[in-house]
The RNA shown here (c-di-GMP-I riboswitch aptamer) has 92 nucleotides and comes from Thiobacillus thioparus DSM 505.

C1' cells in the first nucleotide's frame, strides 16, 4: 500500500417504540431504548421512495376528499441502492 472471507480483544453507532422539542409535512435534534450495522463515519452527484407547492387528466350535478400523471433555481431519506471522500483493530 492492497484485500476484507473470522466465532478475537477493546471499543463505536443505534431501528421500532416512549418522552421533550422544532417543522404544514416527509422528517430533524436531545433523552430513554436496542432491531440491526465492519463504515449504520461524512457528502444529495445519479436513480428510487416519501413530503410540500403547482398543474393536467379521471371521478362528482358541483366543491372538498379520493385515484393516476407532469412539473419545481422546494424539501426529506446517507439505516433504499449506486457513486465520491475519510477511517480503528486483528488477519492475509
Nucleotide at each position: 500500500g492492497u484485500c476484507g472471507u473470522a466465532c478475537a480483544a477493546g471499543g463505536g453507532c443505534a431501528a421500532a417504540c416512549c418522552c421533550g422539542u422544532c417543522g404544514c409535512g416527509a422528517g430533524g435534534c436531545g433523552g430513554g431504548g436496542a432491531c440491526g450495522c465492519a463504515a449504520a463515519g461524512c457528502c444529495u452527484c445519479c436513480g428510487g421512495u416519501c413530503u410540500g407547492g403547482u398543474u393536467c387528466g379521471g371521478g362528482c350535478u358541483g366543491c372538498a376528499u379520493c385515484c393516476g400523471g407532469g412539473u419545481c433555481a422546494a424539501g426529506a431519506u446517507a439505516g433504499c441502492g449506486g457513486g465520491g471522500c475519510u477511517g480503528c483493530c486483528a488477519g492475509a